A computed fold for an 88-nucleotide RNA from a Pyrinomonadaceae bacterium, annotated as c-di-GMP-I riboswitch aptamer.
């Protein structure tokens, strides 16, 4: 400095659920609450899983499978960025 990641220290974040809210929906604010998190900080490249439309196919309808196209998540992974401390 850079890799790592402690029964160190100062902090930080906040899953499940409730409660108002916003959306056709996934979900996404807020407030409580804490399952955990060394990046559980930001972004949303490449998947992955879901949500809405449409369109083949099946089809008596649905449903369910396949493609688009448009959105969610990222605390699912991987990918870029920044960033505390300083033991082994």
């Nucleotide at each position: 400095c850079a890799a790592c990641g402690a029964u160190a220290a100062a902090g930080g974040c906040a899953a499940a659920c409730c409660u108002g809210u916003u959306g056709c929906g996934a979900a996404g604010c807020a407030g409580g609450g804490a399952c955990g998190c060394a990046a559980a900080g930001c972004u949303g490249u490449g998947a992955a899983u879901c949500u809405c439309a449409g369109u083949c196919a099946a089809a008596a309808u649905g449903a369910c499978u396949a493609c688009u196209g448009a959105g969610a998540u990222u605390g699912u992974c991987u990918a870029g960025c920044c960033g505390c401390c300083g033991a082994a």
Source information: The coordinates come from a structure-prediction model, not an experiment, and the mean pLDDT is 81. Of the family's consensus pairs, 84% are formed in the model. It matches the Rfam family "c-di-GMP-I riboswitch aptamer". Rfam links the family to the GO term cyclic-di-GMP binding. Lineage of the source: Bacteria > Pseudomonadati > Blastocatellia > Blastocatellales > Pyrinomonadaceae.